[in-house]
RNA sequence: AUCUUAUCCAGAGUGGCUGAGGGUUCAGGCCCUGAGACGCCACAGCAACCGGUCGGCUCGGUGGAUCGCCAGAUCCGCGGGGUCGAUGCUGGUGCUACCUCCUGCCCGAUACCCGCAACCCGUAAGGGUUGCAGUCGGGGCAGAUAAGAU
Numbered sequence: 001a002u003c004u005u006a007u008c009c010a011g012a013g014u015g016g017c018u019g020a021g022g023g024u025u026c027a028g029g030c031c032c033u034g035a036g037a038c039g040c041c042a043c044a045g046c047a048a049c050c051g052g053u054c055g056g057c058u059c060g061g062u063g064g065a066u067c068g069c070c071a072g073a074u075c076c077g078c079g080g081g082g083u084c085g086a087u088g089c090u091g092g093u094g095c096u097a098c099c100u101c102c103u104g105c106c107c108g109a110u111a112c113c114c115g116c117a118a119c120c121c122g123u124a125a126g127g128g129u130u131g132c133a134g135u136c137g138g139g140g141c142a143g144a145u146a147a148g149a150u
Base pairs, nucleotide, nucleotide: 001150002149003148004147005146006145007144008143013043014042015041016040017039021032022031023030026104027103028102029101044096045095046094049092050091051089052087053086054085055084056083057082058081059080061078062077063076064075065074066073067072100142105139106138107137108136109135110134115132116131117130118129119128120127121126
């Protein structure tokens, strides 16, 4: 760097340095920010992906004992795989404003009310239909993190 898989509405901040942008591309929106953001460092914390330890279940392997109708069965031990749970461990990472801050592309739903547009009915007041918007849900794209592979 590329690929695969999983997760992304929970959780967790103080101090020091610095000094103007930041919320990891783009656009729109909404926010944070000289009462000092972003970044870096120190300490603290959160979580539990990987690893460790412990336990449950399960599946092979292996050693022994007993029974045996010679097919095998039962029990005890050793070591391993899978899975579930617990534990924060002087282990490897990650994270500590806002849902990945929200939206963008596709699909579905949308009773009543509200907004916009077109059309229809009506002299008018007004009524109706369709679509859009909005809202909700699912997926996709992109990204982040972990684990693995090349």